[in-house]
Context: one part of a larger RNA
Molecule: large-subunit ribosomal RNA, domain VI
Organism: Candidatus Woesearchaeota archaeon
RNA sequence: UAAGGAUCUGAGAGGAAGGAUCAUUUAGUACGAGAGGAACAAUGGUUCGGUGCCUCUGGUACAUCGGUUGUCUGAUAAGGCAGGUCGAGCAGCUACGCACUACGGGAUAAGUCCUGAAAGCAUCUAAGGACGAAACCCCCCUUGAAAAGAGAUCUAGAGCACCUAUAGAACAUAGGAUUGAUAGGGUUGGGGUGUAAGUGUCGAGGUAACGAGACAUUCAGCCUGCAACUACUAAUAG
Numbered sequence: 001u002a003a004g005g006a007u008c009u010g011a012g013a014g015g016a017a018g019g020a021u022c023a024u025u026u027a028g029u030a031c032g033a034g035a036g037g038a039a040c041a042a043u044g045g046u047u048c049g050g051u052g053c054c055u056c057u058g059g060u061a062c063a064u065c066g067g068u069u070g071u072c073u074g075a076u077a078a079g080g081c082a083g084g085u086c087g088a089g090c091a092g093c094u095a096c097g098c099a100c101u102a103c104g105g106g107a108u109a110a111g112u113c114c115u116g117a118a119a120g121c122a123u124c125u126a127a128g129g130a131c132g133a134a135a136c137c138c139c140c141c142u143u144g145a146a147a148a149g150a151g152a153u154c155u156a157g158a159g160c161a162c163c164u165a166u167a168g169a170a171c172a173u174a175g176g177a178u179u180g181a182u183a184g185g186g187u188u189g190g191g192g193u194g195u196a197a198g199u200g201u202c203g204a205g206g207u208a209a210c211g212a213g214a215c216a217u218u219c220a221g222c223c224u225g226c227a228a229c230u231a232c233u234a235a236u237a238g
Base pairs, nucleotide, nucleotide: 004155005154006153007152008151012143013142014141015140018048019047020046021045022044023043024042025041031036049101050100051099052098053097057095058094059093060092064088065087066086067085068084069082070081071080072079073078090225104138105137106136111131112130113129114128160238162176163175164174165173182234183233184232185230186229187228188227189226190224191223192222193221198217199216200215201214202213205210
């Protein structure tokens, strides 16, 4: 500049977003007496960088579950503290994991040519024309109306407050707002741990009381930052 909102254009800005290398086919071919022995082109990898992601693998994990030590809550049970320690660990975050990381076009450099005079010849050059590089400009990615020559098109809504997360220091961004699954709760499923308490049976030993522990009930119990369903609670009123 643009009074609001939405969608664009693209002057310009940034990027290295790619670099290198090997193998196979070409081909035991061309070439060569033989010995030997290519290339154009195509394909597939490796490595170094770049970008993104978390399905798998690994790491982490002070969500969580389990074992266990000391001590305290009179005992059992259940817990507190030492953010005790050990085993496992979803989500999240990550690399050691996964995915992608072309082609092509334009104008050229050195250089190679065509036509061609000056100079009846010759000459790539003087007029004219054709090629030619990882470099340059596009193509690709990000950004970019404060581009003062301050753009274009469409449009009537936008914001606060409220419930939130794919977002996050504040702000912003994104979703929802009862015509509703936005968050919480509940149910179911998935996932983690690894078989809860109570009870019953057994149990080395012991006169007995008692008794570490084992098995069963029990793939239990507990937890759940995930998914679906469900208006129970809050998105009221303004």